[in-house]
Context: one part of a larger RNA
Molecule: large-subunit ribosomal RNA, domain II
Organism: Kamagatella elastica
RNA sequence: GCCAACGAGUUAAGGUGUGCAGCAAGGUUAAGGACUUCAGGUCCGGAGCCGAAGCGAAAGCAAGUCUGAAUAGGGCGAAUUAGUUGUAUGCUUUAGACCCGAAACCGGGUGACCUAUCCAUGAGCAGGUUGAAGCGGGAGUAAAAUCUCGUGGAGGACCGAACCCAUAUACGUUGAAAAGUGUUGGGAUGACUUGUGGAUAGCGGUGAAAUUCCAAUCGAACUCGGAGAUAGCUGGUUCUCCCCGAAAUAGCUUUAGGGCUAGCCUCAAGGAGAGUAUCGCGGAGGUAGAGCACUGACUGACCUAGGGGCGUUUAUACGUUACCAAAGUUUAUCAAACUCCGAAUGCCGCAGAUAUAUACUUGGGAGUCAGACUGUGUGAGAUAAGUUUCAUAGUCGAAAGGGAAACAGCCCAGACCGUCAGCUAAGGUCCCAAAAUAUUAGUUAAGUGGGAAAGGAUGUUGGACUACACAGACAACCAGGAUGUUGGCUCAGAAGCAGCCAUUCAUUCAAAGAGUGCGUAAUAGCUCACUGGUCGAGUGGUCCAGCGCCGAAAAUGUCCGGGGCUCAAACUAAUUACCGAAGCUACGGCUUGUAUCUUUAGAUACAGGGGUAGGGGAGCAUUGUAUGUGGGACGAAGUCGUACCGGAAGGAGCGGUGGACUGCAUACAAGAGAGAAUGUUGGC
Numbered sequence: 001g002c003c004a005a006c007g008a009g010u011u012a013a014g015g016u017g018u019g020c021a022g023c024a025a026g027g028u029u030a031a032g033g034a035c036u037u038c039a040g041g042u043c044c045g046g047a048g049c050c051g052a053a054g055c056g057a058a059a060g061c062a063a064g065u066c067u068g069a070a071u072a073g074g075g076c077g078a079a080u081u082a083g084u085u086g087u088a089u090g091c092u093u094u095a096g097a098c099c100c101g102a103a104a105c106c107g108g109g110u111g112a113c114c115u116a117u118c119c120a121u122g123a124g125c126a127g128g129u130u131g132a133a134g135c136g137g138g139a140g141u142a143a144a145a146u147c148u149c150g151u152g153g154a155g156g157a158c159c160g161a162a163c164c165c166a167u168a169u170a171c172g173u174u175g176a177a178a179a180g181u182g183u184u185g186g187g188a189u190g191a192c193u194u195g196u197g198g199a200u201a202g203c204g205g206u207g208a209a210a211u212u213c214c215a216a217u218c219g220a221a222c223u224c225g226g227a228g229a230u231a232g233c234u235g236g237u238u239c240u241c242c243c244c245g246a247a248a249u250a251g252c253u254u255u256a257g258g259g260c261u262a263g264c265c266u267c268a269a270g271g272a273g274a275g276u277a278u279c280g281c282g283g284a285g286g287u288a289g290a291g292c293a294c295u296g297a298c299u300g301a302c303c304u305a306g307g308g309g310c311g312u313u314u315a316u317a318c319g320u321u322a323c324c325a326a327a328g329u330u331u332a333u334c335a336a337a338c339u340c341c342g343a344a345u346g347c348c349g350c351a352g353a354u355a356u357a358u359a360c361u362u363g364g365g366a367g368u369c370a371g372a373c374u375g376u377g378u379g380a381g382a383u384a385a386g387u388u389u390c391a392u393a394g395u396c397g398a399a400a401g402g403g404a405a406a407c408a409g410c411c412c413a414g415a416c417c418g419u420c421a422g423c424u425a426a427g428g429u430c431c432c433a434a435a436a437u438a439u440u441a442g443u444u445a446a447g448u449g450g451g452a453a454a455g456g457a458u459g460u461u462g463g464a465c466u467a468c469a470c471a472g473a474c475a476a477c478c479a480g481g482a483u484g485u486u487g488g489c490u491c492a493g494a495a496g497c498a499g500c501c502a503u504u505c506a507u508u509c510a511a512a513g514a515g516u517g518c519g520u521a522a523u524a525g526c527u528c529a530c531u532g533g534u535c536g537a538g539u540g541g542u543c544c545a546g547c548g549c550c551g552a553a554a555a556u557g558u559c560c561g562g563g564g565c566u567c568a569a570a571c572u573a574a575u576u577a578c579c580g581a582a583g584c585u586a587c588g589g590c591u592u593g594u595a596u597c598u599u600u601a602g603a604u605a606c607a608g609g610g611g612u613a614g615g616g617g618a619g620c621a622u623u624g625u626a627u628g629u630g631g632g633a634c635g636a637a638g639u640c641g642u643a644c645c646g647g648a649a650g651g652a653g654c655g656g657u658g659g660a661c662u663g664c665a666u667a668c669a670a671g672a673g674a675g676a677a678u679g680u681u682g683g684c
Base pairs, nucleotide, nucleotide: 001684002683003682004681005680006679011095012094013093014092015091016090017089018088019087020086021085022084023083026050027049028048032044033043034042035041054061055060064076065075066074067073098236099235101233105226106225107224108223109222110221116200117199118198119197120196121195122194123193124192125190127159128158129157130155134151135150136149137148138147139146163187164186165185168183169182170181171180202218204214205213211220239619240618241617242616243615244614249262250261251260252259253258263368264367265365266364267363268362269361270360275356276355277354278353279352280350281349282348283347289341290339291338295335296334297333300330301329302328304325306324307323308321309320310319311318312317371396372395373394374393375392376391377390379388380387401412402411403410416589417588418587419586421585422584423583427579428578429577430563431562432561436576438575439574440573441572442571443570449565455550456549459547460546461545462544463543464542465541466540467539468538476534477533478532479531480530482507483506484505487501488500489499513528517526518525590609591608592607593606594605595604596603597602620673622670623669624668625667626666627665628664629663630662631661638657639656640655641654642653644651645650
């Protein structure tokens, strides 16, 4: 891991609903007993309990009673009667209470053969080295001290086996081993190591102290018991079909992943037509917007208190000011906590109209209290987030189908079942791939389409305005472009062209600037403005709009799903076809509700049948019991195969195997359905 078996809402008592049954102003027996045909038996047994009357603390009174001085008022009652017993079932309380699961707590015991410390008694430590004290000889001294040579054999001394340990590293890591092996290393006469026996015990011991050790277990051992501890937590919880169908919110909560009440769901009963939508009519309001009349903010100017600076002055005071500036006037603005104003929606109401079928009350049962995204209106944030907090609508949640390549929350659309029928939605119609290589008129040249901004540009299309132009424009070519003068100043020079100045003037002209640019040291030279000629019809400028261009660098390999597409298979405007879903229609079938017929079961009509938590309803199967009725050695159960029947759970028939039990109908009772629980046991 797989297979098989086992494996989870039970039982008792109390309460409270509902169905059914008995009796009914009553209902009912309990323990116990008697009897017998010994069975879900019969009969006694009225003790007790509930109800038929309440009120009061009570005495007590009583359709009343209590309070009270009260005959008042008020409270609770009656007037307005159905209960009770049994049984089935929903829920609940108390019990382990659907099942499994802690870490822990307490009590009684068992452990020091591991290990910690201690006690008693034993044992062990190759070999080598060093050479303390003391002692002896010698030197030395007044005597000592001291020095020296021997002797001697001390030491938590040295090196190093056994022995004890475990520094570094490699291997090992489903190991040879639940701590080892190899190499290396520390101690090795000592606070050494070790045998045997003994002592200390868990609210404890022991500890050269690390929360260390106390039998592979230690911030409190192990074992049995309390015990099915408790678990607002996680996991699991077993057959089928039919009807309806949520919530992720509010308030409170040592509350926030739990609960209680309400909201929303379901079932029953009730009276009853209250409900909802649109239109019409009537209302309240202070949002969007707008505005500046209030409250504040805020730009410039004017005017002008006050203050500052400066001047004058002994002081007071006066003058002045490109300084600051209240109030006022004017101008230009802003506001969730401003409003002289003020919508659309929404909200409230109605003997109205139309459409629809809900709404409400009482009672039984719930689940929900982590919501998600999208559009719109706000707050928080950075007018960030697949962010967060609200409001509002939708979808998902609990919704399959078609589209968006793929894609809970987007677009279309809500799946009872069947059909080799039809029509459509969104979205599409060259091929992959169902349907137009459709039609008409344009646009785009960028593969734009098929990713992006500020900004930039003789891209291209359309429009508006404007200037010049057959008295010849624009472009090109030919020719001219002069004179006073090298204007004045400056300067080494400054001559149109370094720079400064300006009444940039005047002359000749078809025209020609005291000069547009290049150039020179300065001149020179080239060129432009301007003019004539050649040519012969449009040429410039500004603005608006459409579609394009650049701006454009990222990590596996490319931003249409791909192929591929250019008068398109792109974009804009328009038209006609077609395709396209579980939508709608057609035909057949099942089923639910309501209504009407009939009648006890159907028919007809209309409207329904997506669904998680959850509520309600109807069934299938398993084991046993009772009654009835069957099958079986001419082969029961079980098991294997099988093309049959039923709306499902399921049920037959036949054949093989098997070798002795077993079905059906009705009713009853449950150890009553497995795929999941790191489930349990067994097998492989």